[in-house]
């Protein structure tokens, strides 16, 4: 040495993708006061106007102007001065440093350490000697003269420290010989012989320079150990190559070259080839270890338009030389000829992108100089750029009316914010003015009148359109937008209330800067040395054998290679780090230490480990004895069965399936017997039993054979492990060639399934399965576990196979003991967890193999092996944010248990066919107003749409408005009358003059007015309260504490019985609550008090005949309504764990929750409702508000729901005749009585109701008729005449009467309801309502059938079990094709780079030869020799561009073509996931 985000419903864990730091020679985008110190073409080693960068020395040397100024002057000049002069040469030094780049270069190029006994060194230092005598040229110049020019040619004259002859000498060279030393080729030193030299110069009076020669410094030259990118899809690679000999050669070693000889040299410890690259000190990062990099500075190297090749020199094969060749620019008179910024400025081009065509040699530091000096784009300085990095600053106290303003808001207020104004300070900066440096040891300042210091002035000249503000990450609101426009580093935001977009406000981080983008290290333990893994996540090679490698028992002696420890040198310097010091500080700069973890030498040490030598027996190995086995090969043989064949018996079917069909059979099948053929497997035994290395091996006998286990113990003596290549074996399918084929069976046929079936299922069938001999080399080749060796604690039990041993027997068991295979469960321990656990996945040790996110892909190119199929090796580009283990909690299952339910099933009635109502699609309409859509919408909202309602439509009216609150003014409002109008509503008129009052006025209401505002049945039920539905009255939800799990969670709730129930009991790591459940409310069965306007038994009276609680009176019964009792498995049996409880019985009005209601847990359905209400946001405001007439919601080919009438005879029709409950009424209910056929009318008794009305109950029941038919069933349409209601029945009412008399004769496919006072059947009422339902709620009347039972259908609970669903199966998800677009790989082929083979050619240079022609130094006898320069030819080696053919690599393009990936809701289908419907 800090970690976060993201994979999931949730968890743990494996794994990637993201973030946060630091860094920069950056760049881009918004912004910018000032200072110091740095840095400043990374790219095109691209191409260059201009102008600068190497000269310099007159004290080596000959010659030598001109302005200009002075004198004189005959004005023509001419002296002096310039002038020891420029400007050129001769010759000397320098030019080979300084400076620039980083092309090429994987190398002795660079690091580091050494050798040089194999070498060299100009200037500089020291030290020795010495510096004698001579000569003869050449340029400058002068002249001729050739070129456009650039340059040159002749002839003449000179000088020197140019240049030459000659003496003179060594410790210098050569060659001999001695001496010593050395690891060695040799090295020091002594001696002999024989070769070589000079400037006598300059200026002076002292230096300086010259030779020789030693030494020294210092630079260079060379060898050598070690270290220095990637690719093995680069395995072989090399003829001067490797090495001796001689010989050249070079300052030196060497194949460095030449000739000869030999035939080696490198390579897996990575050669050869390929790509890539200047290397180091350092620099960024990092805790480190390491990673990535080599800009500025400092060593080193390499290059200098590209190639190539000498020559000078001390030093080069030379950045601002030369030659030659290419390429390009340039000038040209076309004949030639000039050029090389990767020096410094600077221009173009490239490019995201990098400065001035400045000053000065003042300083440092370089060249020449005796010196002055002169050069000097080395370097000092300045300029540009916020490139970086440090400093500074934009102001400081005070100030609350918390100003104004903007922003928010719930309208109170909040917040920008003491921010500011406003007062009082202060002057870093800043402007003005003055002084005014260091840096310079005499002299000399480019910077620069700079840095500094002083006055003075005055908040004055200075902060951000910089980034961010979901979460990581500090910092939140408001409009605007509405999967749009946009943000994104991941996750992810945006579909009308976005802290995620834009904009504002605030707000946080940073500050002359902030951000983006790039790159690089880090976080990444995400290549794991330090520090990781491989049963299920990536990973263990199918298995053996053994080569090289790496590892290795026990002892004793030696040795010092590893290793330790000491010192010795080296590690340059700058950079880091510690200390101090200068610049006000800092950044920078200086001083000192430290450090450099390396290398080397050299002394030591001897434990470990190598390494020599002895010895041991525990490891391995070999003998003797015995054992068990499907180990292997090979040959015989053997019996069941299955087909075929022959032949009998025997008849019609067989055979196959869910069902069936193909198929076989009267030509005799199938079934049975006989015999026979011929191929392939070996039933029982038989075992999670044995054997092998795996793969594998199973009748049975013989032969040959490997292995293995156990005991003995006296042999050998680490011989061992392990194993990259390597070489062997290696299931099935496949291939080849010859056989064999009986049964099975790919492919194929048919025949069923199905929509479809190129399938499952039948019925056939060829290859294959067999055998021989070869290939092929792979599987879920699995224990998904490599081999080996050791250990693992008072943690082991327990089977089984096989030996030994003890005991004991007659024996065979049992029993104990000890090995060796092979199972099961389990403790520690490790594991993410499942699981492992002495046969490890534990603890450890060797050694090999292998992984490093998913997809592309085990695929593409290549290579190797194969006949082929095809194996093995093995990438990118491009995508994705994940992929995935394990485990959890739910859902789900064409899993599996258990259980419920009118769920099936037994009934019994019904819809689904008619009419006809009613409601809903739909269509139509100016408009048919909205809303509900599976169960859970559809006689639903609607407890009642002619007008109203009403939301809709068509016209026709108003706009502070029908309604509300505040103001201002007026006044009572209100009603009536009239006109006109469809009204609303305008006009005209009339009629009246409110309450309180403290008299000022207020308040009610009604008009006008004015703006706040009203007002929306408009939108958004996906912004919401509230309500409701439904799962579902199902029996479940849950919680604290404790346990247990890393966790998510789990237990408790889960088991055993039980129940209607999570009811209760029992066990239990649980123990306990809580919502449900059940009881407690209401109702209603039975008693019982108590009251009596109901009742009326009894006793009484009384009434128009009779009757009738009428009446007195009673209080018993009925009811009534108020409070009690009663039922709780209480009681017996029986049966259950002695419990719960359940069965059966008493008794009881009632029996096991007695029947019925109300009552609905957690929570699901973004389920309904914004048109009941409330509400949040939008939207409207002479309209989406309101008023009004009048239409519509009532339409109507059509389709669904829900219901009513029916279709008859258990009926219908008439007549008579009985029993109800519950409610309802004064705007009501309306008796009786009277009229009408009836709806109804009239009338008004009583009744504000246990009192009167509505009110008749109906179906039943007695009586009669109808007699089975479209009827005395049906009653629909339809006319006609009425009635009621109500301004008003036409669009559209309800009834009433006469007339009319439709369909339908029991209803397909499917489908609802109901288990008892139920269905079914009758009828009565009530709400809403002026009227109006077949609808809805409520009442009682009459009253059934059936339940074996829980297969199965549908819902539902609990359990467990699979899972790739988790929006949870109406989940997911695969492949084909069809479009789009994006990398790839193939491609006839085109077209670059780059290397090569093989030739051709051959420039300059070198070398050899030849040589026109020339000549000064010596010499001569003067004729010449000597000796020399040299064009030109010609020739050789090697060679550069260039030419031609070949072969390789690589790389761009390319019709076509493959396959991959990515995309919105395409298309076919349904492969996976559950038994995924054929595991």
């Nucleotide at each position: 040495g800090a970690g976060a985000g993201u994979u999931u419903u949730a968890u743990c864990c494996u794994g990637g993708c993201u973030c946060a730091g630091a860094a920069c020679g950056a760049a881009c985008g918004c912004u910018g006061g000032c200072g110091g110190u740095a840095u400043g073409c990374u790219u095109a080693a691209c191409a260059c106007a201009u102008g600068c960068a190497a000269g310099u020395c007159g004290a080596a040397c000959g010659a030598g102007a001109a302005a200009g100024c002075u004198u004189c002057u005959u004005c023509g000049g001419a002296a002096g001065u310039g002038a020891u002069u420029a400007a050129a040469g001769u010759g000397g030094c320098g030019c080979a440093c300084g400076g620039g780049u980083g092309a090429g270069u994987a190398a002795c190029g660079c690091g580091u350490a050494g050798a040089u006994a194999a070498u060299c060194u100009a200037c500089c230092c020291u030290c020795u000697a010495g510096u004698c005598c001579g000569g003869g040229a050449c340029a400058a110049c002068u002249u001729c003269u050739c070129g456009a020019a650039a340059g040159g040619g002749g002839a003449g004259c000179u000088a020197a420290u140019a240049c030459c002859a000659g003496a003179u000498a060594a410790u210098a060279c050569u060659a001999g010989g001695g001496a010593u030393c050395g690891a060695g080729u040799g090295g020091u030193u002594c001696u002999u012989a024989g070769u070589u030299g000079a400037a006598a110069g300059g200026u002076u009076u002292a230096c300086u320079g010259c030779u020789a020669g030693g030494g020294g410094a210092u630079g260079a030259g060379u060898c050598u150990g070690c270290g220095u990118a990637c690719c093995a899809u680069u395995a072989g690679c090399u003829u001067g190559u490797u090495g001796g000999u001689a010989g050249g050669g070079u300052a030196a070693u060497g194949g460095c070259c030449u000739a000869c000889c030999a035939a080696g040299g490198c390579g897996a410890c990575g050669a050869u080839g390929g790509u890539u690259a200047g290397c180091g000190g350092g620099u960024c990062u990092g805790a480190g270890a390491g990673g990535a990099u080599g800009a500025u500075c400092c060593g080193c190297c390499a290059c200098a338009c590209u190639g190539g090749a000498a020559c000078u020199g001390a030093g080069a094969c030379a950045c601002g030389g030369u030659c030659c060749a290419g390429a390009c620019u340039c000038c040209u008179a076309c004949g030639g000829g000039a050029g090389g910024c990767a020096g410094c400025a600077g221009u173009g081009g490239g490019g995201a992108a990098u400065u001035u065509u400045g000053c000065g040699c003042a300083a440092u530091g370089g060249a020449c100089g005796a010196a002055a000096g002169u050069c000097u784009g080395a370097c000092g300085c300045a300029g540009c750029a916020a490139u970086a990095c440090c400093g500074c600053g934009u102001g400081a106290g005070u100030g609350a009316a918390g100003a104004a303003g903007g922003c928010c808001c719930u309208u109170g207020g909040g917040u920008c914010g003491u921010a500011a104004a406003g007062c009082u300070c202060u002057u870093u900066u800043c402007u003005a003015g003055g002084g005014g440096a260091a840096g310079a040891u005499a002299g000399u300042g480019a910077c620069g009148g700079u840095a500094c210091c002083c006055u003075a002035g005055g908040a004055a000249u200075a902060a951000g359109c910089c980034a961010c503000c979901g979460g990581c990450u500090a910092a939140c609101u408001a409009c605007g937008u509405g999967c749009c426009a946009g943000c994104a580093g991941c996750c992810g935001c945006g579909g009308u209330a976005a802290u995620a977009c834009g904009u504002a406000g605030g707000g946080u981080g940073c500050g002359a800067g902030c951000g983006u983008u790039g790159u690089u290290c880090g976080g990444a333990a995400u290549u794991a040395c330090u520090g990781g893994g491989c049963g299920u996540a990536a990973a263990g090679g199918g298995u053996g054998u053994g080569u090289a490698g790496g590892c290795g028992g026990a002892u004793c002696g030696g040795u010092c290679a590893g290793c330790u420890a000491g010192a010795g040198g080296u590690g340059a310097a700058a950079g880091c780090c510690c200390g101090g010091a200068g610049c006000u500080c800092a950044a920078c700069u200086c001083c000192g230490g430290a450090a450099c973890u390396g290398c080397u030498u050299u002394u030591a040490g001897a434990a470990c480990u190598g390494c020599c030598g002895g010895u041991c027996u525990a490891g391995a190995g070999a003998g003797g004895g015995u054992c068990a086995g499907a180990g292997g090969u090979c040959a015989g043989c053997g019996g069941a069965a299955u087909u075929c064949c022959u032949g009998g018996u025997g008849u019609a079917g067989a055979g196959g399936u869910g069902a069936a069909a193909u198929u076989c059979g009267u030509a005799g099948a199938u079934a049975u017997c006989u015999g026979g053929a011929g191929g392939a497997a070996c039933a029982c035994c038989g075992g999670c039993g044995g054997c092998g290395a795996a793969a594998g091996c199973g009748g049975u006998u013989c032969a040959c054979u490997g292995g293995g286990g156990c005991u003995c113990a006296a042999c050998u003596g680490a011989c061992g492990c392990u194993g990259a290549g390597g070489c062997g074996c290696g299931a099935a399918a496949g291939c080849g060639u010859g056989g064999g084929g009986a049964g099975c069976a790919a492919a194929c046929a048919g025949g069923a399934u199905u929509a479809g079936a190129u399938a499952c299922c039948c019925u056939g069938g060829u290859a294959g399965u067999c055998c021989a001999c070869g290939c092929u080399g792979u599987a879920a080749a699995c224990g998904a576990u490599g081999a080996a060796u050791a250990c693992u604690g008072u943690a082991g039990u327990u089977g089984u196979c096989u030996g030994g041993g003890g005991a004991a027997u007659c024996g065979a068991c049992c029993c104990c003991c000890u090995g060796g295979g092979u199972g099961a469960c389990g403790c520690a321990g490790a594991u993410a967890a499942c699981g492992c656990a002495u046969u490890a996945a534990g603890u450890a040790u060797u050694c090999c193999g292998c992984c490093u996110g998913g997809g592309g892909a085990g695929u593409a190119c290549g290579g190797u092996c194969g006949c082929a199929a095809g194996a093995c090796u093995a990438a990118a580009a491009c995508u994705c944010a994940a992929a995935g283990g394990a485990a959890u909690u739910g859902a789900c299952g064409g899993g599996g248990g258990c259980c419920c339910g009118c769920a099936c099933a037994a009934g019994c009635g019904g819809u689904g066919g008619a009419g006809c109502a009613u409601g809903u699609g739909g269509u139509u309409u100016a408009a048919u107003u909205c809303g509900a859509c599976g169960c859970a919408a559809c006689g639903c909202g609607a407890a009642g749409a002619a007008c109203c309602u009403u939301a809709c439509c068509u016209g026709g009216g108003u706009u502070u408005g029908a309604c509300a609150u505040c103001c201002c003014c007026u006044g009572a409002c209100c009603g009536c009358u009239g006109u006109g109008g469809a009204g609303a509503c305008a006009c005209a008129g009339u009629u009246u003059u409110c309450u309180c009052u403290u008299c000022g006025g207020a308040g009610a209401c009604a008009g006008g007015g004015u703006g706040a505002c009203a007002g929306g049945u408009g939108c958004u039920g996906c912004a919401u309260g509230g309500c409701u539905g439904u799962c579902g009255u199902c029996a479940g939800c849950u919680c604290g504490u404790g346990u247990c799990g890393u966790g998510a969670g789990a237990u408790g709730u889960u088991g055993g019985g039980u129940u209607a129930a999570g009811u209760c009991c029992c066990g239990c790591a649980a123990c306990g609550a809580g919502c449900g459940c059940a009881a407690c409310c209401c109702u209603u069965g039975u008693c019982c008090u108590u009251a009596g306007u109901u009742c009326c038994a009894g006793c009484g009276c009384g009434u128009a005949u009779a009757a009738u609680g009428g009446c007195g009176g009673g209080a018993a019964c009925u009811c009534u309504a108020a409070g009690g009792a009663g039922a709780c498995u209480g009681c017996c049996g029986g049966u259950g764990u002695u419990a719960a409880g359940c069965c059966g019985g008493a008794g009881g009005a009632a029996g096991g929750u007695g029947g019925g209601g109300a009552u609905g847990a957690c929570g699901u359905c973004a389920a309904g409702u914004c048109c009941u209400c409330a509400u949040g946001g939008c939207c409207u405001u002479u309209a989406u508000a309101u008023c009004c007439a009048g239409g519509g919601c009532u339409a109507c080919a059509c389709a669904c729901g829900u219901g009513c009438u029916a279709c008859a005879a258990u009926g219908g029709u008439g007549a008579c005749u009985a029993c109800a409950a519950a409610g309802a009424g004064u705007c009501g209910c309306g008796a009786a009585g009277c009229c009408g056929c009836g709806a109804g009318g009239u009338g008004g008794a009583g009744c504000u109701a246990a009192u009167c009305u509505c009110a008749a109950a109906a179906a039943a029941g007695u009586c009669a008729u109808c007699u089975c038919a479209g009827u005395u069933c049906g009653g629909a349409u339809u006319g006609c005449a009425g009635u009621c209601u109500g301004c008003a029945a036409c669009u559209c009412g309800g009834c009433u009467g006469c007339a009319u008399g439709a369909a339908g004769u029991u209803g397909g496919a499917a489908u609802c309801g109901c288990u008892a006072g139920u269905a079914a059947u009758c009828g009565u009422a009530g709400a809403u309502c002026a009227g109006c339902g077949u609808g809805c709620u409520a009442c009682g009347g009459u009253g059934a059938a059936u339940a074996c039972g829980u297969u199965c259908c549908c819902g539902g609970g609990c359990c467990u079990u699979g899972u790739a669903c988790a929006c949870a199966c109406c989940g997911c998800c695969c492949g084909u094709c069809a479009c789009a677009c994006c990398a790839u790989g193939g491609g006839a082929g085109u077209u670059g780079a780059c290397a090569u083979u093989a030739g051709c050619a051959g420039a300059a240079u070198a070398c050899a030869u030849u040589g026109a022609g020339c000549u000064a130094a010596c010499u001569u006898u003067c004729g010449g020799g000597a000796a020399g320069c040299g064009a030109g030819a010609c020739g050789u080696c090697c060679c550069a561009a260039g030419c031609u053919c070949u072969u390789a690599u690589u790389g761009a393009u390319c019709a076509c073509u493959a396959g991959g990936g990515u995309g919105a809701a395409g298309u076919c289908g349904u492969a996976a996931c559950a038994a995924g419907g054929u595991a």
RNAcentral holds the sequence, with entries from ENA.
The RNA shown here (small-subunit ribosomal RNA) has 1479 nucleotides and comes from an uncultured prokaryote.